This is a predicted structure of a 127-nucleotide RNA (FMN riboswitch aptamer (RFN element)) from Actinocatenispora comari. Model confidence (mean pLDDT): 82 of 100. Rfam family: FMN riboswitch aptamer (RFN element). From the family's description: The RFN element is a highly conserved domain that is found frequently in the 5'-untranslated regions of prokaryotic mRNAs that encode for flavin mononucleotide (FMN) biosynthesis and transport proteins. It was read from a public genome assembly, where an Rfam model found it. NCBI's taxonomy places the organism under Bacteria, Bacillati, Actinomycetota, Micromonosporaceae, Actinocatenispora.
């Protein structure tokens, strides 16, 4: 260094004003950005995860739960620098699962003390 196992870690954000009986949900402004990759740093490039749905299998009296496979899965341009940037700098934009709610939610509550891409000193084993 590599492989397997263990352990631990592993998502941020509504401040102010307006309308209203009622809004952290609407309106004006505000705020936030998981993981790996990349000729140089990415919410918007390539891929992955999360949510949702389907099929198969295991288990259960059953609702379910677990595993595997698959489907679905948002959004960026212009200028500058440079050897190299859709990643930096400047400018102007855009996007954000499901259920709930006195009123429509990226920011509140809930599934979730869950799952998770993956990461990390470290520990064990193998080579």
């Nucleotide at each position: 260094a590599u492989g397997c196992g263990c352990u631990c870690c592993g998502g941020g954000g509504c401040u102010c004003g307006g309308u209203g009986a009622a809004a952290g949900u609407c309106c004006g402004a505000a705020c936030c950005g998981g993981c790996g990759g990349u000729g140089a740093c990415a919410g918007u490039c390539c891929g992955c995860g999360a949510c949702u749905c389907g099929c198969c299998g295991a288990u259960c009296a059953g609702u379910g739960u677990c595993g595997g496979c698959g489907a679905u899965u948002g959004a960026a341009c212009c200028g500058g620098u440079g050897g190299a940037a859709c990643u930096c700098c400047g400018g102007u934009a855009c996007c954000g699962a499901c259920g709930g709610u006195g009123a429509c939610a990226g920011u509140c509550c809930g599934g979730a003390u869950g799952g998770g891409a993956g990461g990390a000193c470290g520990c064990g084993c193998a080579c």